Transfer RNA from an Acidobacteriota bacterium, 76 nucleotides, folded computationally. Its Rfam family is "tRNA". From the family's description: Transfer RNA (tRNA) molecules are approximately 80 nucleotides in length. By type it is a transfer RNA. Lineage of the source: Bacteria > Pseudomonadati > Acidobacteriota.
[in-house]
Formats: sequence, C1' cells, structure tokens
RNA sequence: GCCGAGGUAGCUCAGCUGGUAGAGCAGACGAUUCGUAAUCGUCAGGUCGCCGGUUCAAUCCCGGCCCUCGGCUCCA
Repeated sequence: GCCGAGGUAGCUCAGCUGGUAGAGCAGACGAUUCGUAAUCGUCAGGUCGCCGGUUCAAUCCCGGCCCUCGGCUCCA
C1' cells in the first nucleotide's frame, strides 16, 4: 500500500425493510435480613468513531477521514 471484519451506555454486546436507541453485568436508591451476601424492585447512564451528502426523516444508504483486529503484498 491492497482486501475483509469491526467502532452503539462504565464493560460485554443486540438493534429486522430508514420511522420514539435496547439487554445483561457494573453504579445509585429502596425492599428483604440481627447484619452481610444472595434475591427482588425502582432510577440514572448515549455526539450510535469524526466530517459531509441523499432523504420529510439516517445507528441503518453514499463519499472522505481516524482508530482496532485479521489476511495479502513490496522494500531492506
């Protein structure tokens, strides 16, 4: 340099045909308990990597860029 996969909550990951962004764990609060753990309930938490384009409407489609992983190639 080329090809492929990926980037979504603190972490691990879903998200169908473009139409109100979700789960588990973690966190806060509460219930329960003599107390703790466990369990249950509630709440909070988002620039959907960045910039532009298409569209009435974009996490989703198109272009460019950045980063991560894998493969290939060139030089020494």
Description
The prediction has a mean pLDDT of 81.